[in-house]
RNA sequence: GGAGUCGGCCAGACAACCGCUGCUGCCGAAAGGCAGGGGAGGAAAGUCCGGGCUCCGCAGGACGAUGUGCCAGUUAACGGCUGGGCGGCGCAAGCCGACGGAAAGUGCAACAGAAAGAUACCGCCGAUGGCCGGAGCGAUCCGGAUCAGGCAAGGGUGAAAUGGUGCGGUAAGAGCGCACCGCGAGUUCAGCAAUGGACCGGCACGGCAAACCCCACAUGGAGCAAGGCCAAAUAGGGAGGGACGCGGCAGCCGCAAGGCCGUCGCAACACGUGGUCCGCGUGCUCUCCGGGUAGGCUGCUGAAGACGGCGAGUGAUCGUCGUCGUAGAGGAAUGGUUGUCUCGGUGUCGUUGGUCUUCGGGCUGACGGCGCUAGACAGAACCCGGCUUAUCGGCCGACUCCCCCU
Numbered sequence: 001g002g003a004g005u006c007g008g009c010c011a012g013a014c015a016a017c018c019g020c021u022g023c024u025g026c027c028g029a030a031a032g033g034c035a036g037g038g039g040a041g042g043a044a045a046g047u048c049c050g051g052g053c054u055c056c057g058c059a060g061g062a063c064g065a066u067g068u069g070c071c072a073g074u075u076a077a078c079g080g081c082u083g084g085g086c087g088g089c090g091c092a093a094g095c096c097g098a099c100g101g102a103a104a105g106u107g108c109a110a111c112a113g114a115a116a117g118a119u120a121c122c123g124c125c126g127a128u129g130g131c132c133g134g135a136g137c138g139a140u141c142c143g144g145a146u147c148a149g150g151c152a153a154g155g156g157u158g159a160a161a162u163g164g165u166g167c168g169g170u171a172a173g174a175g176c177g178c179a180c181c182g183c184g185a186g187u188u189c190a191g192c193a194a195u196g197g198a199c200c201g202g203c204a205c206g207g208c209a210a211a212c213c214c215c216a217c218a219u220g221g222a223g224c225a226a227g228g229c230c231a232a233a234u235a236g237g238g239a240g241g242g243a244c245g246c247g248g249c250a251g252c253c254g255c256a257a258g259g260c261c262g263u264c265g266c267a268a269c270a271c272g273u274g275g276u277c278c279g280c281g282u283g284c285u286c287u288c289c290g291g292g293u294a295g296g297c298u299g300c301u302g303a304a305g306a307c308g309g310c311g312a313g314u315g316a317u318c319g320u321c322g323u324c325g326u327a328g329a330g331g332a333a334u335g336g337u338u339g340u341c342u343c344g345g346u347g348u349c350g351u352u353g354g355u356c357u358u359c360g361g362g363c364u365g366a367c368g369g370c371g372c373u374a375g376a377c378a379g380a381a382c383c384c385g386g387c388u389u390a391u392c393g394g395c396c397g398a399c400u401c402c403c404c405c406u
Base pairs, nucleotide, nucleotide: 001402002401003400004399005398006397007396008395009394010393012341013340014339015338016337017336018335020039021038023036024035025034026033027032041377045388046387048386049385050384051383052382053223054222055221056220065219066218067217068216069215070084071083072082073081074080085099086097087096088095089094100214101213105212106211107208108207121155122154123151124150125149128148129147130146131144132143133142134141135140163181164180165179166178167177168176182203183201184200186199187198188197189196190195227298228297229296230295237289238288239287240286241285242284245266246265247264248263249262251260252259253258269283270282271281272280273279305324306323307322308321309320310319311318312317343375344373345372346371347370348369349368350367351366352365353364354363355362356361
């Protein structure tokens, strides 16, 4: 100098003016006004996973369903995170992984192929027993590849064909034997474990569990439109009253609560039943009660909180001490305009470097001047921990590889 890997941080700043929405204080009968102070994110998003909280409910057992799935830890919990193991990718830093069980059982494997579970199409052999031919007096020997039979080396099919390569061996072959590699459900050592090392074993009939299944663990349902409180108008529901009544004023008694009495006023009602009255029923009316609706309040933001120090731990994380006060709206506020500056981007001009050149120039940087330009993804809705996805750009740290110079 170049190419990369991992982690962390930021997401314009300041000022003026005009607004929006909560809080506190003061003023005001109220409406409202004034002052002070607060007011979006790293993902507020997707709503994928987990928890808090709330109600229903009482979830004990059995069966089922769904999810998770190497091991250990961490946590309120998780499918998250951390560390470790194994496998894959990369020269490396590092990254990725549905990564339990195929010695329970059932099942599947298109096409091709003889065969996808126990098989032989081409092929090899034909030692052994026959057959045919030949030699021999005979025992027997030689030949044929003809029958039985043996084999799975080679060919061929396939994603996959019963460990691989080599040597030996054999009739031909074959872990049949040996060496190396691979494998293992054996022994032993290390480790909490996953697993690994060494030894041992010729080696068990291959693959698929994101097929059923088996094993282990987890899981009741619905969600802040949860839930709680207050509560109209109108219309339903219930109870009681409608003249021995209610109200006003004055008097008397009584400590008082209240009682008695006089006077004035009032919707002191209507219909049915009935000869009439009482009664009953219906309506009307008065009072009270109750549920729900509109509406209001609450839940509601102090949280498994944030930041910092120290300590424990490889780490996730935990403990302890200190500091801070950090949106709470709800058809839903958190905004707009202007100016200055800054970071990038871009246009143009100038200076200058590298490199190529057909000497016309091309490509690519660095610095400076003058213009234009705040410019990514995005918008809280009960809260929190994660994951995933989107994102103009900028800054910092650690590490790896290559080249050059000293």
About this RNA
Model confidence (mean pLDDT): 75 of 100. This is a predicted structure of a 406-nucleotide RNA (Bacterial RNase P class A) from a Pseudomonadota bacterium. A source record names the gene rnpB. The RNAcentral record of the sequence draws on ENA. Taxonomically the source falls in Pseudomonadota (Bacteria, Pseudomonadati). It matches the Rfam family "Bacterial RNase P class A". Rfam classes the family as a ribozyme.